A computed fold for a 1388-nucleotide RNA from an uncultured bacterium, annotated as small-subunit ribosomal RNA.
[in-house]
RNA sequence: AGAGUUUGAUCCUGGCUCAGGAUGAACGCUGGCGGCAUGCCUAAUACAUGCAAGUCGAACGAGAGACCUUCGGGUCUCUAGUGGCGAACGGGUGAGUAACACGUAGGGAACCUGCCCGCGCACCGGGAAUACGCUCUGGAAACGGAGAACAAAUCCCGAUGUACAGGAAGGAGGCAUCUUCUUUCUGUGAAACAUCCUUUCGGGGAUGGGGCGCGGAUGGACCUGCGGUGCAUUAGUUGGUUGGCGGGGUAAAGGCCCACCAAGACGAUGAUGCAUAGCCGGCCUGAGAGGGCGGACGGCCACAUUGGUACUGAGACACGGACCAAACUCCUACGGGAGGCAGCAGUGAGGAAUAUUGGUCAAUGGACGAAAGUCUGAACCAGCCAUGCCGCGUGCAGGAAGACGGCUCUAUGAGUUGUAAACUGCUUUUGUACAAGGGUAAACCUGAAUACGUGUAUUCAGCUGAAAGUACUGUACGAAUAAGGAUCGGCUAACUCCGUGCCAGCAGCCGCGGUAAUACGGAGGAUCCAAGCGUUAUCCGGAUUUAUUGGGUUUAAAGGGUGCGUAGGCGGAUUGAUAAGUUAGAGGUGAAAUGUCCGGGCUCAACUCGGGAACUGCCUCUAAUACUGUUGAUCUAGAGAGUAGAUGCGGUAGGCGGAAUGUAUGGUGUAGCGGUGAAAUGCUUAGAGAUCAUACAGAACACCGAUUGCGAAGGCAGCUUACCAAUCUAUAUCUGACGUUGAGGCACGAAAGCGUGGGGAGCAAACAGGAUUAGAUACCCUGGUAGUCCACGCAGUAAACGAUGAUAGCUCGUUGUCGGCGAUACACAGUCGGUGACUAAGAGAAAUCGAUAAGCUAUCCACCUGGGGAGUACGUUCGCAAGAAUGAAACUCAAAGGAAUUGACGGGGGCCCGCACAAGCGGAGGAACAUGUGGUUUAAUUCGAUGAUACGCGAGGAACCUUACCCGGGCUUGAAAGUUAGUGACUGAUCUGGAAACAGGUCUUCCCUUCGGGGCACGAAACUAGGUGCUGCAUGGUUGUCGUCGGCUCGUGCCGUGAGGUGUCGGGUUAAGUCCCAUAACGAGCGCAACCCCUACUGAUAGUUGCCAUCAGGUCAAGCUGGGCACUCUAUCGGGACUGCCGGUGUAAGCCGGAGGAGGGUGGGGAUGACGUCAAAUCAGCACGGCCCUUACGUCCGGGGCGACACACGUGUUACAAUGGCAGGUACAGCGGGAAGCCACCGGGCGACCGGGCGCGGAACCCGAAAACCUGUCUUAGUUCGGAUCGGAGUCUGCAACCCGACUCCGUGAAGUUGGAAUCGCUAGUAAUCGCGGAUCAGAAUGCCGCGGUGAAUACGUUCCCGGGUCUUGCACUCACCGCCCGUCAAG
Repeated sequence: AGAGUUUGAUCCUGGCUCAGGAUGAACGCUGGCGGCAUGCCUAAUACAUGCAAGUCGAACGAGAGACCUUCGGGUCUCUAGUGGCGAACGGGUGAGUAACACGUAGGGAACCUGCCCGCGCACCGGGAAUACGCUCUGGAAACGGAGAACAAAUCCCGAUGUACAGGAAGGAGGCAUCUUCUUUCUGUGAAACAUCCUUUCGGGGAUGGGGCGCGGAUGGACCUGCGGUGCAUUAGUUGGUUGGCGGGGUAAAGGCCCACCAAGACGAUGAUGCAUAGCCGGCCUGAGAGGGCGGACGGCCACAUUGGUACUGAGACACGGACCAAACUCCUACGGGAGGCAGCAGUGAGGAAUAUUGGUCAAUGGACGAAAGUCUGAACCAGCCAUGCCGCGUGCAGGAAGACGGCUCUAUGAGUUGUAAACUGCUUUUGUACAAGGGUAAACCUGAAUACGUGUAUUCAGCUGAAAGUACUGUACGAAUAAGGAUCGGCUAACUCCGUGCCAGCAGCCGCGGUAAUACGGAGGAUCCAAGCGUUAUCCGGAUUUAUUGGGUUUAAAGGGUGCGUAGGCGGAUUGAUAAGUUAGAGGUGAAAUGUCCGGGCUCAACUCGGGAACUGCCUCUAAUACUGUUGAUCUAGAGAGUAGAUGCGGUAGGCGGAAUGUAUGGUGUAGCGGUGAAAUGCUUAGAGAUCAUACAGAACACCGAUUGCGAAGGCAGCUUACCAAUCUAUAUCUGACGUUGAGGCACGAAAGCGUGGGGAGCAAACAGGAUUAGAUACCCUGGUAGUCCACGCAGUAAACGAUGAUAGCUCGUUGUCGGCGAUACACAGUCGGUGACUAAGAGAAAUCGAUAAGCUAUCCACCUGGGGAGUACGUUCGCAAGAAUGAAACUCAAAGGAAUUGACGGGGGCCCGCACAAGCGGAGGAACAUGUGGUUUAAUUCGAUGAUACGCGAGGAACCUUACCCGGGCUUGAAAGUUAGUGACUGAUCUGGAAACAGGUCUUCCCUUCGGGGCACGAAACUAGGUGCUGCAUGGUUGUCGUCGGCUCGUGCCGUGAGGUGUCGGGUUAAGUCCCAUAACGAGCGCAACCCCUACUGAUAGUUGCCAUCAGGUCAAGCUGGGCACUCUAUCGGGACUGCCGGUGUAAGCCGGAGGAGGGUGGGGAUGACGUCAAAUCAGCACGGCCCUUACGUCCGGGGCGACACACGUGUUACAAUGGCAGGUACAGCGGGAAGCCACCGGGCGACCGGGCGCGGAACCCGAAAACCUGUCUUAGUUCGGAUCGGAGUCUGCAACCCGACUCCGUGAAGUUGGAAUCGCUAGUAAUCGCGGAUCAGAAUGCCGCGGUGAAUACGUUCCCGGGUCUUGCACUCACCGCCCGUCAAG
């Protein structure tokens, strides 16, 4: 000293929470010792029992007992009584009390004070009564009653009196009443003895005591200033009340009390009331200022079961006194009595919770006493409790096989626990036992001595210890007797494994837990404290989160709607006085303790002692006089007045005007009008609407008109008159601070609303009807009443906003405009007052504000302190009402909020692109079939893929196999692979059972060798197995999609507090973030483009298996042959195209047109897919973490299933026909494939195909076109279209075509006549159409991947649909509009 938490991220505002310290604490777990402290915070609740206040024989008499006795008596002890002193202290508690109770500082000319001290004076005489006791007697008791007699006194009475009180005279002083000194008069009023010594017996002395007066000290009473609390939802209170005169009372002033008189007194500077509370020194916290507290210790106060009253006394209205009343408890013989622990212990109760019915008067202190002494639950000690603070200990050193065990991991081992342990050596605080043991003690007292003789003073000796044989010291023994608690996700120091699976649970805040939890529970380890550790409660701090120090109010909470103005606050210039504030010096006080500094004592510390400073305060005196105040005088710069001029939708009242609207009447005139997105309700042939004329009514004032003007605000607009008010300018004539703000108060205050009376054209809540809609109590339409208008009242609120209180001063510039002045020269510039825009400095969280401040200052007022509850409830005031004003709490949340940023989104905007739409062509959706999917079914119909981006997808080919599914039968180191040792065969042939796997038999029987062994097979043991089981939301890899869209980023710089921005935006251009220009940006990267492949033209090289122009030969024909390599072609290397050239346009990039060219503006096609999105797909292609199965979820075999079928969907094929079908004839490709193959050719079969058989591992052989074209026929029909389905007969593949293959032939001949809503593809060699090849493959394509043949139509254009890019705007979204969120209902 800060930290966490609002957001995707940021800055701010703002609350909540945490880390610290503290406690008279409690609870949980644990617990060795000592020192010093603390210990009913609750029931001021009720109390059993014991103790807590007595003492004096040196005041007095009496009684009893003991001892001595010279028998006279004496001595001692005890008991009750008279008397004295004490009992008012000490001790307890905090109920009451908001008060002169307390604190502090003062006051008295308004007081008292026992015991104590000092000074002065005096001390004479007398007297009875009564208690105890005795006698009688009442009562249960407590307690008494009556009688006779008796005593003394320090008991009582009288006298005297320095004295006191009053009067008179004089002097002095003060503060009004007065005080004081001297003289004199009157009145009041005292006393006590006891003990001892001595004596000349008269007395004297000592000690203690007594009286009066004065003074001191101590203690107390009274009065006053100031100080310390919550509520105004408590605003008025008060009758002895406030004051006076007189009296009473008191120690004393005083309405303290009383009679009379007056009518006052207190209060927004908070009276009164209610609530709460003992106050302080101090204690805790805090940097301080403050905030909280008032337990222990100390001071004061109050109280003693509750309430009241007085008595005694120096002192009480009295804790352990009295009386009365009340409640409660107890005793009782029922008549009556007794009691008061908030003293010390102790008990019950209450409560989370607080101790022993202990010891001693040894010390300190108190009462009494001359003293010894007695009493003392004050006090000193001990006991209990980790309640707190402080100290000590539980060992120290060595010791690595880094042991065992535990835990973890990448696991032959490593890491950690950990020098920790064991083991060796050492020490003995503590503990146990024993011994020794100082001081708290010095007095009083007794004895002795000295100064001088009693006494006094001093010295010496003696006596006295509860704690306690304690502290402390020594000796012996022996590591021996001694460690826990909390935490470990972040804040906050400390991490892993297992279990659990939004369960159990944790949590101070944020938040953890839904199968890999460092957050739950356990374990190991670690961290922090330590005889304690945590939790809970409370207080301060952090919190500048009530802000004096030290906050704010445009938008976060917060400026009153506006003005006038009272109290109050603040206030211009000069000068004098004063000295209240202020400042300085001095004095007094601020108790001690505490805290602090310096020292000292307990071994240290806590604790304690001494000294210093401090105690920031209050009072008094003196001084200063700048500032503030008060007061006197003066001034003119503030303010106001005057004069002259100016301005305006400023206000009030009256008059007038035209346009429009509506209505009425009349005319013309005929079928609609009106209204809407479209309609309807409505009006209209009884004549509407339209139009013309006339009349009437009410309301509002077009154009001018504007960031214009005026007003305090609300607000104000036709013209004009009257009255009223304001502002500005010029001048500087007057007044002379007259100012400013303004709690309460008063006034004004839009619209709507209320009351009374008018008025009512238009408009128009409510209401009615028509539409819209799922509904439509709305938006739209047709009507329409209050109201809107006027007058007079009420109401008193608005987003009454500039969301910005008023006043004054100061602080760069630019540019409009309104009203003046000045100057006039149609120029330029000045000045005052308003009203706008931009901006410097500065401010601000930012947006923004910026002389009209939200800047810098000053003064005053108002208001705010997390969100919700709530501007609600209650109370009060106002109001006719509606309602307004004032204005909470319980409870609940961890946020609510402001500004700005990045995205996403918008039925916001701008620009642009895409077969996106449009323009076209062809489809699908209807039919049948093929195929995939859903659903259903099933023993199983294995699994996955599911909008676009699943559905002829994984599968490029399920009869067995595949196969993962189902049924059944087998195996268990296993179906496969590896290693080790063993056996010797393996193999081949064959038999039995069986569906096969498998099981059981028979026959036969090794090879190679470098001699070590190896190959191969078998069964056995062991180690590794195996799993298409789960999790694609644990993963790798791969893929789809946005999208071949043009984007996505970085470095440095710059801007911003920051998130972030800039660059990448803007103007052009492009297919393109392509390029150019501009530019706080300059560059760069991944993408674009290019580089790669195919294709289109061409050159060179090379000519066989290709080709044949020329030459020759030759055939029915044919590059067939010689020959040739020109051409085609093949396949390698090159060329070619770059907006290069020309014209136009443009700053440029580029665009438009042209030439040449095979090709022209990325020529066409392909490959190539940025950062990322969808927890997209795949654990079943593969790999892989974790989990699961192990005679099975592994594996082998036979059979079945994946092929089911009411139905739904997707993708296709074939069609519905004449641009066609059928028959016949006749041409032309390219890519490719071929040995368990392609198969020429020949033969057989109608055919699928079969039997022979040449060639070819391929530019050589083989597989090979169809549409097209020509001819014929069919003639619009369910057909010579269409071919499904079914019957029969076959072919081929294969171990095997039943479930479940393809093909052929004959027969059969279904639906279907161009397809609803809606929907798909395609922009040129494309669509459409035609066939061919290949992969997979024994066989099995309408699918897929390729190939060529024929070969179109259309695009005006970008308004709309979809998708995308970019700029901008709004946003309460950011899981991002499939968002967020409001209300109602249901369940709970």